[in-house]
RNA sequence: GGCCCGUUCGGCUAGGGGUUAGGACGCCAGGUUUUCAUCCUGGUAACAGGAGUUCGAUUCUCCUACGGGCUACCA
Numbered sequence: 001g002g003c004c005c006g007u008u009c010g011g012c013u014a015g016g017g018g019u020u021a022g023g024a025c026g027c028c029a030g031g032u033u034u035u036c037a038u039c040c041u042g043g044u045a046a047c048a049g050g051a052g053u054u055c056g057a058u059u060c061u062c063c064u065a066c067g068g069g070c071u072a073c074c075a
Stems, first nucleotide, its partner, number of pairs: 001071007010025001012023002018055001026044006048064005
């Protein structure tokens, strides 16, 4: 250099054109408890950036960035 894959809440992850973007953990509040822990209820918070296609994109396509893998060159 070429090709391929990935990027989603605080971190781990599910989903994959019309969802309130889900889950457990964490954090916050409340309940229970003599207290703590446990347990229960509620809340918090996310689709890397840009362009295109589309009535509609987090999802499809392209580019960029970052990360990973394979491969070529290295006289």
Molecule: transfer RNA
Organism: Bacteroidota bacterium